[in-house]
Context: one part of a larger RNA
RNA sequence: GAGUGAACGCUGGCGGCGUGCUUAACACAUGCAAGUCGAACGAAGGUUAAGAUGCUCGCAUCUUUUCUUUAGUGGCGGACGGGUGAGUAAUAUAUAGGAAUCUACCUCGAAGUGGGGGAUAACUGUUGGAAACAGCAGCUAAUACCGCAUAAUGCCGAGAGGCCAAAAUUUUUGUGCUUCGAGAUGAGCCUAUACAAGAUUAGCUAGUUGGUGUAGGUAAAUGCUCACCAAGGCUUCGAUCUUUAGCUGGUCUGAGAGGAUGAUCAGCCACACUGGGACUGAGACACGGCCCAGACUCCUACGGGAGGCAGCAGUGGGGAAUAUUGGACAAUGGGCGAAAGCCUGAUCCAGCAACGCCGCGUGAAUGAUGAAGGCCUUAGGGUUGUAAAGUUCUUUUGGUGGGGAAGAUAAUGACUGUACCCACAGAAUAAGCUCCGGCUAACUUCGUGCCAGCAGCCGCGGUAAUACGAAGGGGGCUAGCGUUACUC
Numbered sequence: 001g002a003g004u005g006a007a008c009g010c011u012g013g014c015g016g017c018g019u020g021c022u023u024a025a026c027a028c029a030u031g032c033a034a035g036u037c038g039a040a041c042g043a044a045g046g047u048u049a050a051g052a053u054g055c056u057c058g059c060a061u062c063u064u065u066u067c068u069u070u071a072g073u074g075g076c077g078g079a080c081g082g083g084u085g086a087g088u089a090a091u092a093u094a095u096a097g098g099a100a101u102c103u104a105c106c107u108c109g110a111a112g113u114g115g116g117g118g119a120u121a122a123c124u125g126u127u128g129g130a131a132a133c134a135g136c137a138g139c140u141a142a143u144a145c146c147g148c149a150u151a152a153u154g155c156c157g158a159g160a161g162g163c164c165a166a167a168a169u170u171u172u173u174g175u176g177c178u179u180c181g182a183g184a185u186g187a188g189c190c191u192a193u194a195c196a197a198g199a200u201u202a203g204c205u206a207g208u209u210g211g212u213g214u215a216g217g218u219a220a221a222u223g224c225u226c227a228c229c230a231a232g233g234c235u236u237c238g239a240u241c242u243u244u245a246g247c248u249g250g251u252c253u254g255a256g257a258g259g260a261u262g263a264u265c266a267g268c269c270a271c272a273c274u275g276g277g278a279c280u281g282a283g284a285c286a287c288g289g290c291c292c293a294g295a296c297u298c299c300u301a302c303g304g305g306a307g308g309c310a311g312c313a314g315u316g317g318g319g320a321a322u323a324u325u326g327g328a329c330a331a332u333g334g335g336c337g338a339a340a341g342c343c344u345g346a347u348c349c350a351g352c353a354a355c356g357c358c359g360c361g362u363g364a365a366u367g368a369u370g371a372a373g374g375c376c377u378u379a380g381g382g383u384u385g386u387a388a389a390g391u392u393c394u395u396u397u398g399g400u401g402g403g404g405a406a407g408a409u410a411a412u413g414a415c416u417g418u419a420c421c422c423a424c425a426g427a428a429u430a431a432g433c434u435c436c437g438g439c440u441a442a443c444u445u446c447g448u449g450c451c452a453g454c455a456g457c458c459g460c461g462g463u464a465a466u467a468c469g470a471a472g473g474g475g476g477c478u479a480g481c482g483u484u485a486c487u488c
Base pairs, nucleotide, nucleotide: 001488002487003486004485006484007483008482009481010480013360014359015358016357017356018355019353020352021318026316027315028314030313031312032311035076036075037074040073041072043070044069045068046067049064050063051062052061053060054059055058083271084270085269093194094193095192096191097190098189101187102186106183107182108181109180110179111178112177113176114148116146117145123138124137125136126135127134128133154163155162156161168175169174196243197242198241203234204233205232208231209230210229211228212227213226215225216224246268247267248266249265250261251260252259253258273294274293275292276291277290296307297306298305299304324350326349327348328347332346333344334343335342336341363393364392365391366390373384374383375382376381399424400423401422402421403420407415432477433476434475435474436473437458438457439456443472444471445470446469447468453460454459
């Protein structure tokens, strides 16, 4: 000098665009953050219309029907989106390659969609329990479940041969379902190279290294696991151990080489109270799923139960320090749905904060009797100073009134009567901070008297202090200025 997710002190007018728990991966009250489909299904309730019956004559019951609501079965989605950086020095990341794999929804192509069966939730009855919830009996449906048929181009097999599927719904340009082939997308795996510090860490390793197996396992190669055999494998080009750390694109600085860093945004990874485990599924060993154990909190009738903000707000705590328990799905995108639509604290907006960057303003011109006042003075004057007053103007910003977009493509606008435009009044509403011994731009007087104090370094202060404190004057930057911390 440049920089910062900054903080602190003094000060503070406006706008645009960004950014905002760096500390306790500490504990969390409350609300919301993942639902949707009645065009898969039975049922229950409400409702419209028509008909029938009853009669107290405008009501009740029943049948059919229209619309609608939902607890349950079923489907798809809850593996995305959002958060955090604890762990991890390599099962990570980055780059470049590779072969032994899977891939729901989507696209293209080929073929099929026949005929049956038994249950079960809801519901009803009943039992237990404080509750959470659970048991028993009975009834019922399906795109839920299970046989049969069909069977290649699929699978197994050296071959002969053997084996495997389906679901309907709706009335329409239909939508689905099953099998196979291909694509797209996504994911898993392997190899090489790069990737922090310590030798006051020098040896480490028995599934360890390699082989065989008509052993197992995986979607998939492999000690991935197992049995047997051999004794290997890594290491001063730093193994092993310890400490620290998410990695990268980037960011800051620097002429560069390099150094530092990894907030916001983007890619990857890891985690979801702590530890472990699997289930379901195309995909998880699953943040708002399940089971077990633990710590903690809450409820309890003491028998037993419930919970997990490192989602968005918000609270306590910690801290120098970091915001609203806001609005809307209008846009973009996501889930479900044929659609209407529903959901969406993703997102878009608004609120708070000079936290940062950028822009604008706090007036302009004129004005010498160089006014008054202040300060200095050699007492003549000098300076503050065209500064003020005065005169003539202007109206950015702010105020009042009026108009009023784009963002939306037919409709739909949270933002919002916002941005912007016009008119009116009126200089009106708006300047501070720091420094003045040298480095370093800027000087005098008074007070103080090695005191009080200053200080980044050198150093000032002990009676004439340009260095302390105040005043006048001056320098610098300016809605900021200065200090502290950290980086180059």